This is a predicted structure of an 88-nucleotide RNA (transfer RNA) from Candidatus Iainarchaeum sp. The sequence was found in a public genome assembly. The prediction has a mean pLDDT of 82. It matches the Rfam family "tRNA". The family's RNA type in Rfam is transfer RNA.
């Protein structure tokens, strides 16, 4: 230099012209209480907290940047940016 791929919430990722951009996972509130503590108490117990797991709900994404096509773009096009891969 030339060919090809890929950029989507904090993170992995689906969506390939028309929907509310889906879903993991992480975050935050709640709700529940098994471990554990606090107190009571004649004993399997009561009592107030209370992770962890489980339950709801919630909040986070100008679809890498502009431009163009179109009645409509994350999805086509161009140019540009990062990333990778091949080939001189």
């Nucleotide at each position: 230099g030339g060919g090809c791929c890929c950029g989507u919430g904090g993170u992995c990722u689906a969506g390939u012209g028309g929907u509310u951009a889906g879903g993991a996972u992480g975050c935050c509130a709640c709700c529940c209480u098994u471990a554990c503590a606090u107190g009571c108490u004649c004993c399997u117990g009561c009592u107030u907290g209370g992770a962890a797991a489980g339950g709801u709900g919630g909040a986070g994404c100008u679809c890498g940047a502009g431009a163009g096509u179109u009645c409509g773009a994350u999805u086509c096009u161009c140019u540009c940016c990062g990333g990778g891969c091949c080939c001189a």